[in-house]
RNA sequence: UUAUACAAAAGGCAAACCUCCCGAAAGGGUGGGACGCAAAACCUCCGGCCCCAAAAGCGGGUAGCGGGGUUGCUCGA
Numbered sequence: 001u002u003a004u005a006c007a008a009a010a011g012g013c014a015a016a017c018c019u020c021c022c023g024a025a026a027g028g029g030u031g032g033g034a035c036g037c038a039a040a041a042c043c044u045c046c047g048g049c050c051c052c053a054a055a056a057g058c059g060g061g062u063a064g065c066g067g068g069g070u071u072g073c074u075c076g077a
Stems, first nucleotide, its partner, number of pairs: 002077001005074001012037002017032002020029003035064001041070003045067003048062004052057001
C1' cells in the first nucleotide's frame, strides 16, 4: 500500500427490558442492562420500512434493514 475477517489479544459499541427527560407520533437522549456487532464509527445520496397527512410533501424517523460515500483498531498474507 492492497485485499480480507478463519483464529487470537487489547480496547470499543450496546438489542430487548427498566428509570427519568424530549417529541403530536414514529422515535431520540441520560443512567442501568447485554442480544449481538470488524465498522453496531460518521453521512439520508439510492431502495425498503415506520410516523404525521385525504393527498402532495422543497415533512419527520430508522446508519442495529440493505446499497453507496468518508474515516478507522488488530492479526495474518
The RNA shown here (c-di-GMP-I riboswitch aptamer) has 77 nucleotides and comes from a Desulfobacterales bacterium. Model confidence (mean pLDDT): 82 of 100. It was read from a public genome assembly, where an Rfam model found it.